Description:
Model confidence (mean pLDDT): 82 of 100. Transfer RNA from an uncultured Clostridia bacterium, 72 nucleotides, folded computationally. It was read from a public genome assembly.

[in-house]
RNA sequence: GCUAGUGUGGCUCAGUGGUAGAGCAGUUGAUUCGUAAUCAACAGGUCGUGGGUUCAAUCCCCACCACUAGCU
Numbered sequence: 001g002c003u004a005g006u007g008u009g010g011c012u013c014a015g016u017g018g019u020a021g022a023g024c025a026g027u028u029g030a031u032u033c034g035u036a037a038u039c040a041a042c043a044g045g046u047c048g049u050g051g052g053u054u055c056a057a058u059c060c061c062c063a064c065c066a067c068u069a070g071c072u
Base pairs, nucleotide, nucleotide: 001071002070003069004068005067006066007065010024011023012022013021018055026042027041028040029039030038048064049063050062051061052060
């Protein structure tokens, strides 16, 4: 330099056009003499950035940024 892939709560990941979710972690409560475990509730997201298409975009298109892999 070329090609492909990935980017979504603190972490690991779902979600392929119509209300953004799960597990773990966190907070509070219940249970216990106490702790762990268990159960319940709560909180936490401008979906990498900027544009475009659409009535409507995490999702489709373009550019850019970061990372990963392959080729040279």